[in-house]
RNA sequence: GCGGCUGUAGCUCAGUGGAUAGAGUAGCUGACUACGAAUCAGCUGGUCACAAGUUCGAAUCUUGUCAGCCGCACCA
Numbered sequence: 001g002c003g004g005c006u007g008u009a010g011c012u013c014a015g016u017g018g019a020u021a022g023a024g025u026a027g028c029u030g031a032c033u034a035c036g037a038a039u040c041a042g043c044u045g046g047u048c049a050c051a052a053g054u055u056c057g058a059a060u061c062u063u064g065u066c067a068g069c070c071g072c073a074c075c076a
Base pairs, nucleotide, nucleotide: 001072002071003070004069005068006067007066010025011024012023013022018056027043028042029041030040031039049065050064051063052062053061
């Protein structure tokens, strides 16, 4: 340099055009307990990497940029 994949909650991920964006885990509160742990209930947490476009409608499709990973090429 070329190609491919990935980017969604603190972390691991689901959601692949129809909405109020979810699960587990973590955190907080309460119940339980002699106190904890475990368990149970509830709560909090997101500009869906960034920008533009398409669409009545975009996390989802298109383009560009950025970041990470993999492969190929180059390598005196």